[in-house]
Source information:
The RNA shown here (small-subunit ribosomal RNA) has 1490 nucleotides and comes from a metagenome.

């Protein structure tokens, strides 16, 4: 795009078309083929009239020669239906019939004479249920039968002539034989008869129709390869309209087939229709041509024509009737019914038109046809209104709450009048025939011709026209994630569902369902089905085969295909012109007609084809004559693991014998099995056996491939080179065929040293039917024969030609040169590497093509199922060759890219290891976590990157949890109304656990205004908007944070390369802490990171000196206390200083590195702040913010008490220890950094102490906390569970606080637990660091062993980078890409599905053989019968006919044995599929044994 469609939702009108695709299933009922009286005989009735009769009734006339049946003629073979069968001369196309027929029709010609005998109807009689059938009698014809005639035909025999295509054909002519007929009507006439018309007969021709023959074309299967006996042909007959094995007898043995016979399946064929750019592909409804069929099968009759849809006979199935004896029937005609089905209409009107049959005609018949009905089934046309109308009603939807959208849409106002409705008018289709009239011709008249008039419409009062009213009666369907035009809200929550493909849905779904909106089409719209297209995805046009599917394992070679060069002939192919045909319709173009269109009509051009004819001859073909460039032969030369057979050699291995010799050998990652004191291994000598041939040996050589390797001999194949001679296209390729064909395997017989499947043992292991080890049999070897497959690979078929080169090598030849040779140049044939053009998806190939061309063969067409099943075939077997389908998936695959990863490689770094020091893990306690418990033990954090974390302070509060008690516009915000009052503060009473409720007293008295009053604020009450939520979602988010990681990386612009993903830059050589820098480079630059800039610390300096300092001077209570000073320290503001700057060496004259000088400091001086692109859906909704959801007398809020502090246990982080480098006591010295008015608090006094009293001073360089401690000096303890250690517990206190019971810290006294240095394992640290010592601060009423800071004392070690962990760069492999915590294989178990096998079972179509054999044609003269003609007086006979009988053939039926196809089948085999099963771990990385 299309449809004979169907289904779903919807549906106003009209026109034109179209409508059982399924059950060729069965059919009730009606109709669909009759007509002619001008071929013929017979011949009613009702009714009416008349007559008779009392009536019943009878007669008669009309009805009427009507109805009717019959004889006869023509038609019924057309028209109409269907597509079962048929793969065929059935159809299409083009020819032929010299091998034919043709009713009716046309033309021409000649006739139509004269007789005969019957028979239906009818009458009568009989049988019968019915259908129907007999007997007797009468009768007619255009029915039937002789006879006559015979110019014409046919046949036979001749003759002549013309022609052709072989048999032969046409014409003329002679002789002989043979063959016809029917009448009817009109007119005239008394009639005879005449004439006209319609018929009839013979003949010739035409037209039409039919029959037969032939060339070409016409579906699928080769898992159908051989078929055929009337088969193929001949001769002779028969038969037919006609040729013919069409049929028969005889003779011969042919005929068909790979150019697909035979068999099986499927199918009506064509014009055309649909699609497509075309070529093609699909289809064969409607319309038209042909064929076939008419319940199934067989058969003939009649006829011009049938083997006959609405005829006959027989058989069968089915239905109906029956008196059971027997009969009737055939909708695939039109309607209609049942059934089937997803599905297909009215038991309509009419012969008015067109057409047909009959008829002289009128006319009759016509379910052909013309119309109407039903169906949106299709195509086409029209309408459902038009204009105006708001910054835009209401409503709905959305919302950022401002608004936006539906939307000029509606309403309103102004109009119009299609369709539909009503009223009125109203066609064309109709002109013939016929009748009437007139006229012409013509006749005796008629017939005939012309003109006018009359008559005839199913559709239908329809089309069309006019008027009336009136916007009134007339819009839906689908879609809206992408493809694909069109987006939002709500609901749902991997549910329900969607889905053409990709895919949506697991709480914010543009994808499900609904709403709004939008898009598309529109009386339709979607869906389903089917066909073509897209699909160059079977490729003729127009594809491929190195790696994606695909080159046969290789050669030889028949058929076939293709084929060098010069000429001649021919004209098959080819090309050109002419002729015929290619039906019409359809399609195209141009016109025309319906208001338009669809539709219809006219014309033109086509119909690409076939046949025929004339011509052309370049190319191809064919024939002939040549040629030598292809191919081959001869001669010469050299190379070679080419093949077959025979002979022979040494090394090694093993074994045997002997010698020497002694305890092991052997084997592995390490072992063991094994072997050895009966003497191994080792070593020497001798012997035996079999197999294989080291070095030479090589991108070497040879061969068709497989393959071929010691040496020699024999036989033998092929290739190369050189120069000549010869043959003269002899060539290339090759389906089928034949031959060869590694290894393994098989058969038979040998052989057997080594090696070695199977097997055994030892190890390894969770297991180890493996990898490793010790043994070891087939086999490996030979002979003969099979097998016939390989990653049989160059994954690359063969041949020929052409298309830049460079280089190496093998075998020849030539040149130059030489004494000779090498080197060198050229050339032929091989074998390799590199590389241009070109090709390729890329990788790559590239004169040995995967380039450019020609020829031939083979093969491919998504993955799996499957190289499987079945069948066939080969094989001894194993198995090979050929080779599907169901089902299933949406991929499978190639090449390359970026990553990630590797039990791959290289380089480098880090307290990563190593070297050290100190810890943790053991104890007690503290603290956090898990678990458990509980009414609650609130919540979060979970490898590194949770666990002294959020929490820089849980007794109440905090607090989020639990129990109980309260409140409901609320503890808190904004807004309205009413009342009251400043707000508020203090004291106090009652109830209560308190919240809260109810009182009392005191105090307080805002702003403006004279006042009234107003305003702000507060309280109470009322009503609603709302508040509130530490409720959920960190996987909806912002912000902040952790981690990789202070690792050195991450990117961009332009350019270049690549089809592209991408690459380059960023890689490389050096160097660095560093993508730091240098050099190189198709790159050149740039950004974020690194570094630096910032803070601090280390040196110097300037300025400034109080609260700081005191060198000098003076005083002094001896304290920088005072005067004084600002030098120093210090304080805090500014500067200087360090940059590889200088020297030497190394390196590439670089970057940089090593060393040195100077310097307070040296190569980043130390420390801090600073964290690239990104990763982990990392953490946090309980800091805060925030979308959505949820609660709203509760998930909000207030209060009391409890809990977060529990405790069989486990873990993390710490503190204190285990002691003598120590503990205790006494004395004594030296800090830094901080904090302090709700505060720090001195002196003094009290207390053993915690502390108390006290209150100077200090808003701090001034005062206070404040004592620094380790240290140092002295004394003591003396190795012990201790004078170590301090847990636990008793008692007594202190402090804070409303309150220390749960549940604080501290003090004194008493008690004095575990613990004697800590298993596996594990952590920190590289210098002012570790270790050790104390001090301060935040939080805080009180409460650190935690945290954040401060200073004091102050080490050890680093050889080094193999390996561990983490990271960076380069490279490699990859089947990974949620990226190795990846991917993925097989068995088993479970469910489902399709399928193979299977004892069998069932069904089907076909063939073969035989039996039986209806009807019927033919044959037959056996029987019977018989009007016409003949003989005969007759009887009878003859001719002819009919029936019966017999017979050939034969439908249906039956029997038999096989084959084939399909369905089914206990059981069985594998296969496929299926979120979370089992066992292992085979593959992908060196996948851990490539």
């Nucleotide at each position: 795009a299309a449809c004979g469609a169907a289904c779903a939702c919807u549906g106003g009108c009209g026109g034109c078309g179209u409508g059982c695709c399924u059950a060729a299933u069965a059919c009730a009922u009606g109709c669909a083929a009759g007509u002619c009286g001008a071929a013929c005989g017979c011949g009613a009735a009702a009714g009416c009239g008349c007559c008779c009769g009392c009536a019943a009734g009878g007669g008669u006339g009309c009805a009427a020669g009507u109805a009717g049946a019959g004889u006869g003629g023509c038609a019924a073979a057309c028209g109409g239906g269907u597509g079962a069968g048929a793969a065929a001369c059935g159809c299409g196309u083009a020819a032929g019939c010299a091998a034919u027929c043709u009713c009716c029709c046309u033309u021409c010609u000649a006739g139509u004479u004269g007789g005969g005998g019957a028979u239906a109807a009818c009458u009568u009689u009989g049988u019968c249920a019915a259908c129907a059938c007999g007997g007797a009698g009468c009768u007619a014809a255009u029915a039937c039968c002789g006879a006559a005639u015979a110019g014409a035909g046919u046949c036979a025999u001749g003759a002549c002539u013309c022609a052709g295509c072989a048999u032969u054909g046409g014409g003329u002519u002679a002789u002989g034989a043979u063959u016809a007929a029917a009448g009817g009507g009109g007119c005239a006439g008394c009639a005879a008869u005449g004439u006209c018309c319609c018929g009839c007969u013979g003949g010739a021709a035409g037209a039409u129709g039919a029959g037969c023959u032939u060339g070409c074309g016409u579906c699928c299967c080769a898992u159908u390869a051989g078929u055929u006996a009337g088969u193929u042909g001949g001769c002779g007959g028969g038969g037919u309209a006609a040729c013919g094995g069409c049929c028969c007898a005889c003779c011969a043995a042919g005929a068909c087939g790979a150019c697909g016979a035979u068999g099986g399946g499927u199918a009506g064929c064509c014009g055309g229709c649909c699609u497509g750019a075309g070529a093609g592909g699909g289809c064969g409804a409607a319309c038209g041509g042909c064929c076939a069929c008419a319940c199934u099968g067989g058969g003939a009759c009649u006829g011009a024509g049938a083997u006959a849809c609405g005829g006959c006979c027989c058989a069968g199935a089915c239905u109906c009737c029956u008196a059971c004896g027997g009969g009737a029937g055939g909708c695939a005609g039109c309607a209609g019914u049942a059934g089937g089905g997803a599905a297909u209409a009215u038991u309509g009107c009419g012969c008015a038109a067109u057409g047909g049959g009959c008829g002289a005609a009128a006319g009759c018949c016509u379910g052909a046809c013309g119309c109407a009905u039903c169906g949106a089934c299709g195509c086409c046309g029209c309408g459902u209104g038009g204009g105006u109308g708001a910054g835009g009603a209401a409503a709905u939807u959305c919302u950022u709450c401002g608004g936006a959208a539906u939307g000029u849409a509606a309403a309103g106002c102004c109009c119009u009048g299609u369709c539909g409705g009503g009223a009125g008018g109203g066609a064309a289709g109709a002109a013939a025939a016929u009748c009437u009239u007139g006229g012409g011709u013509g006749u005796c008249a008629a017939a005939u011709c012309c003109a006018a008039g009359a008559c005839u419409g199913a559709c239908g009062g329809u089309a069309c026209c006019u008027c009336c009213a009136g916007a009134g009666g007339a819009a839906g369907c689908u879609a809206c994630g992408g493809c694909u035009a069109a987006c939002u809200c709500c609901g749902u929550g991997c549910c329900a569902g969607c889905a053409g493909c990709c895919g949506c849905g697991g709480u914010a779904a543009u994808a499900c369902g609904g709403g709004g909106g939008u898009a598309g089409c529109g009386a339709g719209u979607g869906u389903u089905g089917u066909u073509c297209g897209g699909a160059u995805u079977c490729a003729c046009u127009g594809g491929g085969u190195g790696u994606a599917a695909a080159g046969g394992g290789a050669g030889c070679g028949c058929a076939g295909g293709c084929g060098g060069u010069g000429a001649a002939a021919u004209a098959a192919g080819u090309c050109a012109g002419g002729a015929g045909u290619g039906a019409a319709a359809u399609g195209u173009u141009g016109g025309g007609g319906c208001u338009u269109a669809a539709c219809c009509c006219c014309a033109a051009a086509u119909c690409u084809g076939c046949u025929u004819u004339u011509g052309a001859u370049a190319c191809u073909g064919u024939u002939u004559c040549g040629c030598u460039a292809g191919a081959g032969u001869a001669u010469g030369c050299a190379a070679g693991a080419g093949g077959a057979g025979g002979a022979u050699g040494g090394a090694a291995u093993u074994c045997u014998a002997g010698g020497u010799g002694u305890a092991g050998c052997g084997g592995u990652g390490g072992a063991a099995u094994g072997u050895g004191u009966a003497g191994a291994u080792a070593u020497c000598u001798a012997g035996a056996a079999g197999a294989a041939c080291a070095c030479c040996c090589a991108u070497u050589g040879c061969g068709a491939a497989g393959g071929c390797a010691g040496u020699c001999c024999u036989c033998u194949g092929g290739g190369g080179c050189a120069a000549u001679a010869c043959u003269g296209a002899c060539g290339c390729u090759c389906a089928g065929g034949c031959u060869c064909g590694a290894a393994a395997g098989c058969u038979a017989g040998g052989g057997g040293a080594g090696c070695a499947a199977a097997c055994a043992g030892g190890a390894u292991u969770a297991g180890a039917u493996a990898c490793c080890c010790u043994g070891g049999u087939a086999g490996u070897c030979c002979u003969a024969g099979c097998c016939c497959u390989a990653a049989a690979c160059u994954a690359u078929g063969g041949a020929c030609a052409c298309u830049a080169g460079g280089u190496g090598u093998u075998g020849g030849g030539a040149g130059a040169g030489u004494c000779a040779a090498c080197c060198c140049u050229c050339u032929c044939a091989g074998c390799g590497c590199c590389g241009c053009a070109g090709c390729u998806a890329a990788c790559g190939c590239a004169u040995u093509a995967a380039g450019u061309g020609u020829c031939c063969c083979a093969c491919c067409u998504g993955g799996g199922g499957a190289g499987u099943a079945c069948g066939c075939u080969c094989g001894c077997a194993a198995g090979g060759g050929u080779g599907a389908a169901a089902c299933u998936c949406a991929a499978a695959a190639g090449a390359a890219u970026u990553g990630a990863c590797g039990g791959g490689g290289g380089c480098c770094c880090g307290c990563a290891c190593a070297a050290g020091c100190g810890g943790u893990g053991g104890a007690g306690c503290a603290u956090g976590u898990g678990g458990u418990u509980c009414a609650a033990u609130u919540c979060g954090a979970c490898g590194a990157u949770a666990c002294g974390c959020g929490a820089a302070a849980a007794a109440c509060c905090u607090u989020a949890c639990c129990u109980g008690g309260g409140u409901u516009u609320g503890a808190c915000a904004u807004g309205g109304g009413a009342g009251g009052g400043a707000a508020g503060a203090u004291u106090u009473c009652c109830a209560g656990a308190g919240a809260u409720g109810g009182g009392a007293a005191u105090u307080g008295u805002c702003u403006c205004g004279c006042a009234a009053g107003a305003g702000a604020c507060c309280c109470u009450c009322c009503a609603c908007a709302c508040a509130g939520g530490u409720g959920c979602u960190g996987c909806a988010u912002g912000g902040c944070u952790g981690u990789c990681g202070u690792c050195a990386g991450c990117u961009c612009g332009u350019g270049u390369c690549g089809u592209g993903a991408g690459a380059u830059g960023u890689u490389g050589g050096g160097u660095u802490a560093a993508g730091u820098c240098c050099c190189g480079c198709a790159a050149c630059g740039a950004g974020c990171g690194c570094a630096a800039c910032c803070c601090u610390u280390g040196u110097c300096u300037g300025u400034a000196g109080u609260u700081g300092c005191c060198a000098u001077c003076a005083g002094u209570u001896c304290g920088g206390c005072u005067g004084g000073g600002c030098a120093c320290u210090c304080u805090a503001c500014g500067g200087a200083g360090a940059c590889u700057g200088c020297c030497c060496c190394g390196u590439a004259u670089a970057a940089c590195g090593g060393g040195g000088a100077g310097g307070a400091a040296g190569g980043u001086g130390g420390g801090g702040a600073u964290g690239a692109c990104g990763u982990c859906a990392a953490g946090u909704c309980c800091u805060c913010a925030u979308g959505g959801c949820c609660c709203u007398u509760a998930u909000a809020u207030c209060c009391a008490g409890g809990g977060c502090u529990a405790c069989a246990c486990a873990c993390g982080u710490g503190c204190u220890a285990c002691a003598a480098u120590g503990g205790g006591c006494u004395g004594u010295a030296c800090a830094a950094a901080g904090a302090g008015u709700u505060g720090c608090a001195a002196a003094a006094c009290c207390g053993c102490a915690a502390g108390g009293u006290g209150g100077a001073g200090c808003u701090a360089a001034u005062c206070u906390c404040a004592a620094a401690a380790a240290g140092c000096a002295g004394c003591u303890c003396u190795c012990a569970g201790u004078u170590c250690g301090g847990a636990u517990u008793g008692g007594a206190g202190u402090c804070u606080g409303c309150a220390a019971c749960c549940c604080g810290a501290c003090u004194c006294u008493a008690u004095g637990a575990a613990g004697c240095u800590g298993g596996a394992a594990u952590c920190g640290c590289u210098a002012g660091u570790a270790a050790u010592c104390g001090c301060g601060g935040a939080u805080c009423a009180g409460c650190a062993u935690g945290c954040c800071g401060c200073g004091g004392u102050g080490a050890a070690u680093a050889c080094g980078u193999u390996a561990u962990c983490g990271g960076g760069c380069c490279u490699u492999g990859u089947a990974c890409a949620c990226a190795c915590c990846g991917c993925c294989c097989g068995u088993c178990a479970a469910g489902c599905c399709a399928u193979g096998a299977a004892a069998g079972g069932c069904a089907g179509g076909g063939g073969u053989a035989c039996u039986c054999g209806a009807a019927g044609u033919g044959g037959u003269a056996g029987c019977u019968u018989u009007a016409a003609c003949c003989c005969g007086c007759a009887a009878g006979g003859g001719a002819g006919a009919a029936g019966c009988g017999c017979u050939c053939c034969u439908a249906a039926a039956g029997u038999a044995a096989a084959a084939c196809u399909g369905c089914u089948g206990a059981u069985u085999g594998g296969g496929g599929c299926u979120a979370a099963g089992u066992c292992g771990a085979a593959a992908c990385a060196a996948g851990g044994u490539a």
Rfam family: Bacterial small subunit ribosomal RNA. Its family is annotated with ribosome and structural constituent of ribosome in the Gene Ontology. The coordinates come from a structure-prediction model, not an experiment, and the mean pLDDT is 84.